This is a predicted structure of a 162-nucleotide RNA (FMN riboswitch aptamer (RFN element)) from Cognatundibacterium jejuense. The model forms 100% of the base pairs in the Rfam consensus. Rfam family: FMN riboswitch aptamer (RFN element). Rfam's curators write: The RFN element is a highly conserved domain that is found frequently in the 5'-untranslated regions of prokaryotic mRNAs that encode for flavin mononucleotide (FMN) biosynthesis and transport proteins. The RNAcentral record of the sequence draws on Rfam.

RNA sequence: GUACGUCUUCAGGGCGGGGUGUAAUUCCCCACCGGCGGUAAAUCUGAUUUUUCAGACAAGCCCGCGAGCGCUUGGCUUAGCACUUUGAGUGUUUUGGCAAGGUCAGCAGAUCUGGUGUAAUUCCAGGGCCGACGGUGAUAGUCCGGAUGAGAGAAGAUGCGC
Numbered sequence: 001g002u003a004c005g006u007c008u009u010c011a012g013g014g015c016g017g018g019g020u021g022u023a024a025u026u027c028c029c030c031a032c033c034g035g036c037g038g039u040a041a042a043u044c045u046g047a048u049u050u051u052u053c054a055g056a057c058a059a060g061c062c063c064g065c066g067a068g069c070g071c072u073u074g075g076c077u078u079a080g081c082a083c084u085u086u087g088a089g090u091g092u093u094u095u096g097g098c099a100a101g102g103u104c105a106g107c108a109g110a111u112c113u114g115g116u117g118u119a120a121u122u123c124c125a126g127g128g129c130c131g132a133c134g135g136u137g138a139u140a141g142u143c144c145g146g147a148u149g150a151g152a153g154a155a156g157a158u159g160c161g162c
Base pairs, nucleotide, nucleotide: 001162002161004159005158006157007156008155009154010153016030017029018028019027031142032141033131034130035065036064037063038062043056044055045054046053047052060129061128068107069106071101072100073099074098076096079093080092081091082090083089084088111127112126113125114124115123133145134144135143
């Protein structure tokens, strides 16, 4: 330095103003926000000094991942139906919450134009678009809740092999 194991810590931001209304941080006008890894030419630093190399950092909408919902499986549970038999049991559908899975596929979301250039959906300029579920006095990316949760992953410690 690197593969693997164990442990620890960390790991999401945002409604301010106005309008309507009995009521809206939910509607309308303006505003605000952008998880993780990869890719990448800005920029910065160092080395070399034809130039090139190394490192740091750089995408909400390019490629993936995560959470959430859904889905599948398991047992528990509510109710119904059928069968066997009358001790109840079996099968099937269904209600509710629980646990596991992360394969599947669903929601899986959303970017164009111009400029520079060998090269950019990543740089610069401009315009556009997107954002789980449940709750609510009125429809929520921004409020409340599951969540003092989970987690992509990041950093560190340590063991072991090379």